[in-house]
Context: one part of a larger RNA
């Protein structure tokens, strides 16, 4: 050197992207334990104090069985079994080993659960719970399947499929102009079919010296009017359906700012609440807070570049091997290194 463990003056996060890593701490007894809270937790919260042997103790004191008694209760038999006090060693009595570090704040996702076998375990699937749609049952709606036939279901709207959301608390605002859904006995457009006016081909006859013309029937070719569903175009209705939710100008007796006023456009012009945010370009915004000193944490501001209401808003106990900030302890992570152990390597053999 390399892996894998030991110990360490002095300081104790000064390391680092980041206390990664090591380290503290641990059992049991009893003592005490705070915000908040869904009243259940939070909570082994936090902080302490004891811990061994001998005596006390075949003890007091529970338990069961029995006996004796009307019962209280006494007795006996098993088992269990303290403490107060006293004494005895060591530096150290959960003497070794297994064996919690801990507080405080904030984002975020209610929890237990679930995933990228083999670089991701979360803030992402799930979840109760909320909504909205479709389904009346002979063969329900959905789904496979050419088709019998199956599933749903040996179920029937407190069921059963789709799709958002996602515990709970207080809520969920405006817009039906597009787009999609539903709903419409009127009008327009309009397929195949129906209809069959005209017109074409053919040619028995007629006319004509002749070229030729005319042409009935019958067969065939094309084919106008009229008729005729659904759609679509119209009307109407729907946003917990995709999906949207303005812009110049003025104006208050310091300044600045506008409750007010006017204009354009629009389907309507962002409401409650929350905001430099897991969202803020400018930005290390700007105060306050915390450090000696904080682009990063908490509080407010509000000038949202580009928040905002089931693509849910905003707030919550508890919970999270998840995320940021701070403190307390503790420590070779660090100043800065040093020595030991076991296996390698490495030399000689």
């Nucleotide at each position: 050197c390399c892996a894998u463990c030991g110990u360490u003056a002095a300081g104790g996060a000064a390391c680092u992207a980041g206390g990664c890593a090591a380290a503290c701490u641990a059992g049991c007894u009893c003592c005490g334990u705070a915000a908040c809270u869904u009243c259940g937790g939070a909570a082994g919260a936090a902080g302490g104090a004891g811990u061994a042997c001998c005596a006390u103790a075949u003890u007091a004191g529970g338990g069961u069985u029995g006996u004796a008694g009307c019962a209280a209760u006494a007795c006996a038999a098993u088992u269990u079994g303290a403490a107060c006090u006293g004494g005895u060693c060591g530096c150290a009595g959960u003497g070794a080993a297994a064996u919690g570090g801990g507080c405080u704040u904030c984002g975020u996702g209610a929890c237990u659960g679930u995933u990228u076998a083999a670089c991701a375990a979360a803030a992402a699937c799930u979840u109760a719970g909320g909504g909205c749609u479709c389904u009346g049952c002979u063969g329900a709606a959905a789904u496979c399947a050419c088709a019998a036939g199956a599933u749903g279901a040996u179920g029937u709207a407190u069921a059963g499929g789709g799709c958002c959301u996602g515990a709970u608390g207080c809520c969920u605002g405006c817009c039906c102009g597009g787009u999609g859904c539903c709903g419409g006995a009127a009008g327009g457009u309009c397929a195949a079919g129906g209809g069959g006016a005209a017109g074409g081909g053919u040619u028995a006859g007629c006319c004509g010296c002749a070229a030729g013309g005319c042409g009935a029937a019958g067969c065939u070719c094309c084919g106008a009017a009229c008729u005729u569903a659904a759609g679509c175009c119209c009307c109407g209705g729907u946003a917990a359906a995709c999906g949207g939710c303005g812009g110049c100008g003025g104006u208050a007796a310091c300044u600045a700012u506008a409750a007010c006023c006017g204009u354009c456009c629009u389907a309507a012009g962002g409401u409650a609440g929350c905001g430099a945010a897991a969202u803020u370009c400018c930005u290390u915004g700007u105060c306050g807070g915390g450090u000696a000193a904080g682009u990063u944490c908490c509080g407010a501001c509000c000038u949202g570049c580009a928040c905002g209401a089931a693509u849910g808003g905003c707030a919550u106990a508890a919970c999270a091997a998840a995320g940021a900030a701070g403190c307390c302890g503790c420590u070779g992570u660090c100043u800065c290194a040093a020595c030991g152990a076991u296996g390698g390597g490495c030399u000689c053999g």

The part of an RNA shown here (large-subunit ribosomal RNA, domain IV) has 349 nucleotides and comes from an Elusimicrobiota bacterium. Its mean pLDDT, the model's own confidence on a scale to 100, is 88.